A computed fold for a 132-nucleotide RNA from Geobacillus thermodenitrificans subsp. thermodenitrificans DSM 465, annotated as FMN riboswitch aptamer (RFN element). Model confidence (mean pLDDT): 80 of 100. Lineage of the source: Bacteria > Bacilli > Anoxybacillaceae > Geobacillus > Geobacillus thermodenitrificans subsp. thermodenitrificans. The sequence was found by an Rfam model in a public genome assembly. The model forms 97% of the base pairs in the Rfam consensus.
RNA sequence: AUUCAUCUUCGGGGCAGGGUGAAAUUCCCGACCGGCGGUGAUGGGGUGGAUGCCCCUCAGCCCGCGAGCCGCAAGGCAGGAUCCGGUGCGAGUCCGGAGCCGACAGUAUAGUCUGGAUGGGAGAAGAUGAAG
Numbered sequence: 001a002u003u004c005a006u007c008u009u010c011g012g013g014g015c016a017g018g019g020u021g022a023a024a025u026u027c028c029c030g031a032c033c034g035g036c037g038g039u040g041a042u043g044g045g046g047u048g049g050a051u052g053c054c055c056c057u058c059a060g061c062c063c064g065c066g067a068g069c070c071g072c073a074a075g076g077c078a079g080g081a082u083c084c085g086g087u088g089c090g091a092g093u094c095c096g097g098a099g100c101c102g103a104c105a106g107u108a109u110a111g112u113c114u115g116g117a118u119g120g121g122a123g124a125a126g127a128u129g130a131a132g
Base pairs, nucleotide, nucleotide: 002131003130004129005128006127007126008125009124010123017029018028019027031112032111033102034101035065036064037063038062043056044055045054046053047052060100061099068077069076070075082098083097084096085095086094104115105114106113
């Protein structure tokens, strides 16, 4: 290094403007947002003579997870979305374009309001101890 245990801290964003209406941030036009891990041909930086090596960054719709419900627990159930063109040996991740998606409860039908939630949480960083 790595593994295990304990503890600490951190750990989600968003309807401007307008229309209809008695009433809508819920409908219509339009606007805005994108959790965590992985993968990854991104971008930047450091180092070396060089092959390289190291650090930061890099997918909502590719794989997996979290948030909801049931269960003492292990666990189970429910739950969304992408194509086209370009470059190239190679792209679902790059570049360009056009699309699409978003738990539950409440309320004029909600990804964005209010609520469960001063909650939970995928995980991230660190400390201590043990093994090695």